Context: one part of a larger RNA
RNA sequence: CUGGGCGUAAAGAGAUGCGUAGGCGUCUUUGUAAGUCUAAUGUGAAAGCCCGAGGCUUAACUUCGGAAUUGCAUUAGAAACUAUAAGGAUUGAGUCAGUCAGAGGAAAGCGGAAUUCCUGGUGUAGCGGUGAAAUGCGUUGAUAUCAGGAGGAACACCGAUGGCGAAGGCAGCUUUCUGGGACUAGACUGACGCUAAGGCUCGAAAGCGUGGGGAGCAAAACGGAUUAGAUACCCGUGUAGUCCACGCUGUAAACGAUCCCUACUAGAUGUAUGGUCUGAAUCUGAAUGGGACUUAGGUUUAUUCGAAUUCAGGUUGUGUGUCGCAGCUAACGCGUUAAGUAGGGCGCCUGGGGAGUACGGCCGCAAGGCUAAAACUC
Numbered sequence: 001c002u003g004g005g006c007g008u009a010a011a012g013a014g015a016u017g018c019g020u021a022g023g024c025g026u027c028u029u030u031g032u033a034a035g036u037c038u039a040a041u042g043u044g045a046a047a048g049c050c051c052g053a054g055g056c057u058u059a060a061c062u063u064c065g066g067a068a069u070u071g072c073a074u075u076a077g078a079a080a081c082u083a084u085a086a087g088g089a090u091u092g093a094g095u096c097a098g099u100c101a102g103a104g105g106a107a108a109g110c111g112g113a114a115u116u117c118c119u120g121g122u123g124u125a126g127c128g129g130u131g132a133a134a135u136g137c138g139u140u141g142a143u144a145u146c147a148g149g150a151g152g153a154a155c156a157c158c159g160a161u162g163g164c165g166a167a168g169g170c171a172g173c174u175u176u177c178u179g180g181g182a183c184u185a186g187a188c189u190g191a192c193g194c195u196a197a198g199g200c201u202c203g204a205a206a207g208c209g210u211g212g213g214g215a216g217c218a219a220a221a222c223g224g225a226u227u228a229g230a231u232a233c234c235c236g237u238g239u240a241g242u243c244c245a246c247g248c249u250g251u252a253a254a255c256g257a258u259c260c261c262u263a264c265u266a267g268a269u270g271u272a273u274g275g276u277c278u279g280a281a282u283c284u285g286a287a288u289g290g291g292a293c294u295u296a297g298g299u300u301u302a303u304u305c306g307a308a309u310u311c312a313g314g315u316u317g318u319g320u321g322u323c324g325c326a327g328c329u330a331a332c333g334c335g336u337u338a339a340g341u342a343g344g345g346c347g348c349c350u351g352g353g354g355a356g357u358a359c360g361g362c363c364g365c366a367a368g369g370c371u372a373a374a375a376c377u378c
Base pairs, nucleotide, nucleotide: 003350004349005348006347007332008331012346014202015201017200018199022195023194024193026089027088028087029086030085031084032083034082035081036078037077038076039075040074041073042072043071050066051065052064053063054062055061092192093189094188095187096186097184098183099182100181104178105177106176107175108174109173110172111155116150117149118148119147120146121145122144126137127136163170164169207248208247209246210245211244212243216242217241221237222236223235224234259345260344261343262342263341264340267323268322269321270320271319272318273317274316275315276314277313278312279311280310281309282308284306285305286304287303288302290301291300292299293298327334328333351378352377353376360371361370362369363368
């Protein structure tokens, strides 16, 4: 290289979100003939290899004939498939319409609980903290408790095995702007599709730059303990940071350690959210030839029809769990949300260490990131 692989052994890039080139692509009609196929001709040197026959006593060797030379070119044809040109179709894809759920995103405003601090009142000797202590705070009145105020950050209960988002992630309430998704029945466009190297964009935490903010927590630092020591675990303080705005960084066990799309292949049982059917309950409106009461306006009851809400069951979508047949798997396990059966496209792996390092290049303010070896060694 081929091959074989990528949940856990090496291997799915963080999202592959958007999308370029490229690759692949529904049904159908007609044409063309580039790929494809058939035939012929020319060429594909000789020797060698292979097959057959012959010559040296045999063999090696050698002579003759054949085959092969899988290729190239030209000519003539075929038209199923690929391609291409023109046309048609609707099931893939999309648009319109009506509903629906949601911590999806951005901005502004508002709220209560709690911690801390400040002021004042009550009140007096302790409070904190631990395995036990001490450092620490407190008679300049702490802790506790009541009232008032300031400020920052996070949003108990609801809350879920729940929802939304491409991933990262998203949770008090209200308003404005805004992205995506699901269902329903039709109409419309007519392959407009799938994937996606490069590219662009997004991307937790920590970190960086400038300017704010700073309650609590808390790397670093200091003190107290513990200990043989204790640059720790425990305790008391405490600065960056955590928060906001703008800009950078671009990495994580960025995990389902499982790339995206399409089709097919037993079921069972939860849950979220739509459609539909059936039943029940509640509430409400209307009608009736009705019954009872009546102050003749009505009230009540019975029947029928309709609307709304809720609940239960069936059925049908979409999402999200658990168990499980076949099948798969080295096993564990996966199992219609596949790790099953197939197809299309991309990425990645190829013994351990050296090493995700050196060098070079690109990016970054820096920290560093991306790309990425070898010697040597087992």